[in-house]
Context: one part of a larger RNA
RNA sequence: GGUGCAUGGCGGAUGCCUAGGCGCUAGAAGGCGAUGAAGGACGUUGUAGUCUACGAUAAGCCCAGGGAAGCUGACAAACAAGCAUUGAUCCUGGGAUCUCCGAAUGGGGAAACCCGGCAGCACAGGGCAACCUGAUGCUGUCGCAUCCGGAUGAAUUCAUAGUCCGGUUUGCGCGAACGCAGGGAACUGAAACAUCUAAGUACCUGUAGGAAAAGAAAUCAAAUGUGAGACUCCGUUAGUAGCGGCGAGCGAAGGCGGAAUAGCCCAAACCAGACUUCGGUCUGGGGUUGCGGGCGACCGAUAUAGGAUUGGUAGAGCGAGCAGAAUGGUCUGGAAAGGCCGGCCAUAGAGGGUGACAGCCCCGUAAGCGAAGUUCGCGCCAACCUUAGGUCGUACCAGAGUAGCACGGUCCUCGUGGAAGACCGUGUGAAACCGGGGAGACCACUCUCCAAGGCUAAGUACUCUCUAGCGACCGAUAGUGAACAAGUAGGGCGACUGAAAGGUGAAAAGUACCCCUUCUAGGGGAGUUAAAAGUACCUGAAACCAUACACUU
Numbered sequence: 001g002g003u004g005c006a007u008g009g010c011g012g013a014u015g016c017c018u019a020g021g022c023g024c025u026a027g028a029a030g031g032c033g034a035u036g037a038a039g040g041a042c043g044u045u046g047u048a049g050u051c052u053a054c055g056a057u058a059a060g061c062c063c064a065g066g067g068a069a070g071c072u073g074a075c076a077a078a079c080a081a082g083c084a085u086u087g088a089u090c091c092u093g094g095g096a097u098c099u100c101c102g103a104a105u106g107g108g109g110a111a112a113c114c115c116g117g118c119a120g121c122a123c124a125g126g127g128c129a130a131c132c133u134g135a136u137g138c139u140g141u142c143g144c145a146u147c148c149g150g151a152u153g154a155a156u157u158c159a160u161a162g163u164c165c166g167g168u169u170u171g172c173g174c175g176a177a178c179g180c181a182g183g184g185a186a187c188u189g190a191a192a193c194a195u196c197u198a199a200g201u202a203c204c205u206g207u208a209g210g211a212a213a214a215g216a217a218a219u220c221a222a223a224u225g226u227g228a229g230a231c232u233c234c235g236u237u238a239g240u241a242g243c244g245g246c247g248a249g250c251g252a253a254g255g256c257g258g259a260a261u262a263g264c265c266c267a268a269a270c271c272a273g274a275c276u277u278c279g280g281u282c283u284g285g286g287g288u289u290g291c292g293g294g295c296g297a298c299c300g301a302u303a304u305a306g307g308a309u310u311g312g313u314a315g316a317g318c319g320a321g322c323a324g325a326a327u328g329g330u331c332u333g334g335a336a337a338g339g340c341c342g343g344c345c346a347u348a349g350a351g352g353g354u355g356a357c358a359g360c361c362c363c364g365u366a367a368g369c370g371a372a373g374u375u376c377g378c379g380c381c382a383a384c385c386u387u388a389g390g391u392c393g394u395a396c397c398a399g400a401g402u403a404g405c406a407c408g409g410u411c412c413u414c415g416u417g418g419a420a421g422a423c424c425g426u427g428u429g430a431a432a433c434c435g436g437g438g439a440g441a442c443c444a445c446u447c448u449c450c451a452a453g454g455c456u457a458a459g460u461a462c463u464c465u466c467u468a469g470c471g472a473c474c475g476a477u478a479g480u481g482a483a484c485a486a487g488u489a490g491g492g493c494g495a496c497u498g499a500a501a502g503g504u505g506a507a508a509a510g511u512a513c514c515c516c517u518u519c520u521a522g523g524g525g526a527g528u529u530a531a532a533a534g535u536a537c538c539u540g541a542a543a544c545c546a547u548a549c550a551c552u553u
Stems, first nucleotide, its partner, number of pairs: 001552004006547004015538001016503002020474002022471007029463002031174002039101003042055003046079002049075003061095006070083003106115003116142007123134004143172003147167006178209001179207005189196001193245001219228002232259005242250002263455003266399001270285006290433001292397002294394006305386003309383005315376004321369002327342005343360002345349001351363003404428008414440001435450005490497002510537001513525004
C1' cells in the first nucleotide's frame, strides 16, 4: 500500500408525512377609477426586524346584527401596562377617518419631492372702529378635452373662426383570459429553394362587453316532380368536393342529427304644424313589404292578443350564525381510539383532530332553522308601450357616385384559372316594378330573392377572482419559479434574470446539579422521556474519511 471484517465520522439517498401545488366540476361574479383606482412610498403596537392590518382618529374610531368568557394579529415566548358579563376580543353589514406618490389633474419634477394663485380660518402687529398688513400653519379650490349655456368678436357688411365666462355633461388610468377591428413576421416544412408552407399564427395597435361578434334573405336548394325558411354553436357530411412548383401540403359547403329559439324599427310616398334664402329644412302622424305601401272608392272589425319596459309582491337563493343523537368495563401499553366482554345512536358509519386504528371524546356530518343586506322573481298586482283585414282602381313611393363594367389587389377549398360570389383602391357609370340581384364564364328558359339604412335576447368563448366539492394527480431534485423572509437573496448600467432552503417530541418535559477544559466549543456523570429523538434534532443508504484486528505485498 492492498483485501476482508468490525466500529465510528461525514453525507443526506430511501421510507413515512404535508402546511403547498396541479387538474377538473357546479354555482356566483365578471369589473375597479376624478366620491382619486390598480400599485406603491413613508408611517402607526410599551419593546429592534419581517409579514398582516391600518392611516396623524393610524394592529384602529362609530352604529346595527351575531356571539361568548376570555382578550391586547403572526413569526414568538417573556415581561410590563391594560380591556372584559355595564358583554370585551372575535365574525357579518353599514358609516367615519384615510399622510405622500401614482390617470395624478394648480405649476414644476430625477415618483413618494419642490414652488405657487385665490377664498376662509388660526396666530401676530396696527387702528376708536369698520378694517388693513404679515412670517408661519390649517381647510377648501385652481388639469386637459368634450358637451350644454352665455358673453365677446377678426380678415369681411351680416356672419363665421377665434377668445373669454359659467355648469354636479361625459371622458382620461388599471385589469388574467375570452371578443371584434387595423397592421403583420421569421424560424420551420417542402428532405436544397424562389410560388407555396409555417399563418393571417406570434407580435404590435385601437376598442368593447359580461360575453363579444353575427343575425331576420337582393339566403340556400332543386333541375322530369320540387322544397327549406334569421343568426350562432356542437356532431356528421369529410379528409369528401375541390385547391396545389397537382410537390409539400391546404381543405369547404348545401344537407342531415342536435343546443337554443324572437322577431322588429327607420328612410320615402301622403297629411298636419313650425321655419324658410322659396331650393327646402325640422317636428309629429303615416308606413316598412316581394301576394308591399301611399292615395281614391267599396266591404269588414271595434276586444282581444303581445311586450326584450318600470315599480311592487308571494316565494326562492346567497348571506354572520343557531341547534344537532348515541359507551361502559377489562387487558396490553408511555399513552387506547387496539384486543376481549357487554351496550347504544343513525335522515348523522363524509372528513379532520385527540399520546396507536374512535359512528357514540372534540370539531363536525344528516335532516332542520336563520338577521341586516343582497340577487332572482318565468307566478300575482299595478303602470306604461305595441297591435287587424279584404276587393277594385290609380301608377305617387320603395336607400346613387350606388349596382354594373375596366384595371390593380385581397378573401373564400379556389395559387388567374373557363372564375362565378364577397370586399377594397383608381376610373367609368345604370335601371325605377313592364324594375333589379342570384342559381360558378356566358346565353336562353325556369326557379328564387329584393342590395346600396338600423336594432335584436338565448344557445357559444373565457376565468384575475369567490363559494362548495372532486381526483387510478405530485409528495420537497416531485408538484407552481415559490410548502420556508419568493418574484425574496443574488446577478445585470438596463430591458430583464432568478435560486437554495420542509419534519425533535404526545407534551419542551429543550438536560437542575457536579466534573474536565483556553471557562469557549465540546464532552463525562446525573436527570427528562416510551425512546435522546438533544434546537447541526424522524428514518439515516452510498460515495468519501478514520480507527482496531486478520491476511497479504

The part of an RNA shown here (large-subunit ribosomal RNA, domain I) has 553 nucleotides and comes from a Phycisphaerae bacterium. Taxonomically the source falls in Phycisphaerae (Bacteria, Pseudomonadati, Planctomycetota).